[in-house]
RNA sequence: UGAGUGGGUCGGGCGGUCGCUCUGUGCUGUGAAAGCACAGGGAGGAAAGUCCGGGCAGGGCAGGGCACGGUGAUGGCUAACGGCCACCCGGGGCAACCCGAGGGAAAGUGCCACAGAAAAUACACAGCCCUCUUGAAGCAGAUUGCUGCGGCAGUCUUUCAACGGUAAAGGUGAAAUGGUGCGGUAAGAGCGCACCGCGACUCUGGCGACAGAGUCGGCACGGCAAACCCCACCGCCUGCAAGACCAAGUAUGCCGGUUGUUCGGCCCGAACGUAACCCGGCGGGUAGGUCGCUUGAGCCGGCUGGUAACAGUCGGCCCAGAUAAAUGGUCGCCUUAAACAGGACCCGGCUUACAGACCCGCUCAGCUU
RNA sequence: GCACUUGUAGCUCAAUUGGAUAGAGCAGCGGUCUACGGAACCGCAGGUUGCAGGUUCGAAUCCUGCCAAGUGCA
Numbered sequence: 001u002g003a004g005u006g007g008g009u010c011g012g013g014c015g016g017u018c019g020c021u022c023u024g025u026g027c028u029g030u031g032a033a034a035g036c037a038c039a040g041g042g043a044g045g046a047a048a049g050u051c052c053g054g055g056c057a058g059g060g061c062a063g064g065g066c067a068c069g070g071u072g073a074u075g076g077c078u079a080a081c082g083g084c085c086a087c088c089c090g091g092g093g094c095a096a097c098c099c100g101a102g103g104g105a106a107a108g109u110g111c112c113a114c115a116g117a118a119a120a121u122a123c124a125c126a127g128c129c130c131u132c133u134u135g136a137a138g139c140a141g142a143u144u145g146c147u148g149c150g151g152c153a154g155u156c157u158u159u160c161a162a163c164g165g166u167a168a169a170g171g172u173g174a175a176a177u178g179g180u181g182c183g184g185u186a187a188g189a190g191c192g193c194a195c196c197g198c199g200a201c202u203c204u205g206g207c208g209a210c211a212g213a214g215u216c217g218g219c220a221c222g223g224c225a226a227a228c229c230c231c232a233c234c235g236c237c238u239g240c241a242a243g244a245c246c247a248a249g250u251a252u253g254c255c256g257g258u259u260g261u262u263c264g265g266c267c268c269g270a271a272c273g274u275a276a277c278c279c280g281g282c283g284g285g286u287a288g289g290u291c292g293c294u295u296g297a298g299c300c301g302g303c304u305g306g307u308a309a310c311a312g313u314c315g316g317c318c319c320a321g322a323u324a325a326a327u328g329g330u331c332g333c334c335u336u337a338a339a340c341a342g343g344a345c346c347c348g349g350c351u352u353a354c355a356g357a358c359c360c361g362c363u364c365a366g367c368u369u
Numbered sequence: 370g371c372a373c374u375u376g377u378a379g380c381u382c383a384a385u386u387g388g389a390u391a392g393a394g395c396a397g398c399g400g401u402c403u404a405c406g407g408a409a410c411c412g413c414a415g416g417u418u419g420c421a422g423g424u425u426c427g428a429a430u431c432c433u434g435c436c437a438a439g440u441g442c443a
Base pairs, nucleotide, nucleotide: 001365002364003363004362005361006360007359008358009357010356012334013333014332015331016330017329018328020042021041022040023039024038025037026036027035028034044340048351049350051349052348053347054346055345056239057238058237059236063268064267065266066265068235069234070233071232072231074086075085076084077083088102089100090099091098092097103230104229108228109227110224111223112222125170127166128165129164133162134161135160136159137158140157141156142155143154144153145152146151178196179195180194181193182192183191197219198217199216200215201214202213203212204211205210243291244290245289246288253282254281255280256279257278260272261271262270263269298317299316300315301314302313303312304311305310370442371441372440373439374438375437376436379395380394381393382392388426397413398412399411400410401409419435420434421433422432423431
């Protein structure tokens, strides 16, 4: 200098002017409401998607089992998590680094299209072989026996077949019963050997997943569980339009409430239990207000412990709470002021969108000294 | 705001337990017939299965994340 990789911060600023919302104080107002003045606060890194987790509230006092749903290597962090940190294993990259729903296929069931001999059971088929057994051909060669010398019979070599032996080698396929090489054999084969892979045991290191070394075993039944399923762990259901209260209004109208109703699908279990002023459902009415509502697993800074996530401690701070819904309009300067986008009970994460600016670490290549 | 459902041709729907060329009707286009048009008959075209990624040998189908449309709740 170029290429790349990981992490972090910000994401308009200042001033004038006109407005909106909330809180506090003061004034006007009998009080409430309302108005005015002053002071202070007023969207985000994602407020978003609503994908996970928790708080909180109600359901019955929220318990147990089944069903159902979710997660899945190891150790830790946390209120909790499917999140985060560290580490292991596998894969990718020269590297920094990145990716992984990463338990079980030897409990069982199911699937594996086309092609292929065969798709999970190891046989059949095709091919190869003739060592052993049997049969046939043939008399070419060797040899043995008999002989009436013309031959006959048997054995071996030869050819074929049956029985038999045989491997994953037979162009396929995503996947074919360990791979390569040498030996061996009738032909072959972990049949034997060397190396690699795999499994079991022992030792060493590590909390652990696991790693390394040694010994032994010729190797022992493919893939799919984001198919059913099994194992371990977790999970009651509904959600602030939860829920509580006030005011107004409506239909004292209907149905059901013991061998029944209600309580999340089922069971256990629990409540009610003849009464209506009760409980559940339907129907009808209302569409106003208050609380919940923002001090919280809170924010900022220092120190300590920890590799880190994080925890502890000290000091400081209060930082939106609207309800048809407030954070805006305009002018000037800064280079021209712009991206994605706006709270609606709260919080921790993940994911997705994002113009531009800045900072830090690391890797590779080239050049110069 | 909260909870949930569905996306396949221009429209309405199919597609076996995941198996290969994703089909059918209507609509469209061309031809035959007709003086012309309709009907009828023959043929043709039209698909990134909403998008992206993953699991798998293989995805419309299974999983995850986005996008769009719709429904219910005081």
Two RNAs folded together computationally: RNase P RNA and transfer RNA, 443 nucleotides in total. It holds a member of the Rfam family "Bacterial RNase P class A". Rfam classes the family as a ribozyme.